Source information
THF (Tetrahydrofolate) riboswitch aptamer, 100 nucleotides, folded computationally.
[in-house]
């Protein structure tokens, strides 16, 4: 100088608990506003994430007990939290390992 590796944040998917909705909240979609995060270290996006302000679109209920209220099973691209499993630094510079 140059090969080759390693490691995070987080993202998704099953599973389980414990909530919400079912008298449509979320969830997904698109225009916009803020804000966090993004391997050890520095910078960092058109990507991501959560907040928030609009638009279009839109659902699965059934049963018991009872009297508009509760249980039970269901459903819902619902929340969140563990656990397993898939992916992983956008990209640029340094630095770690390993060997020539």
């Nucleotide at each position: 100088c140059g090969c080759a590796g390693a490691g995070u944040a987080g993202a998704c998917c099953u599973u389980u608990g414990c909530g919400g909705g079912u008298a449509a909240a979320g969830u997904g979609u698109c225009c916009g506003a803020g804000a966090g995060a993004c391997g050890g270290g520095g910078a960092g996006u058109u990507g991501u994430u959560c907040u928030u302000g609009g638009a279009a679109c839109g659902a699965a209920a059934a049963g018991g007990c009872a009297u508009u209220g509760u249980c039970u099973u269901g459903c819902c691209g619902u929340g969140c939290a563990a656990a397993g499993g898939u992916c992983g630094c956008a990209u640029c510079c340094c630095g770690c390992u390993g060997g020539a």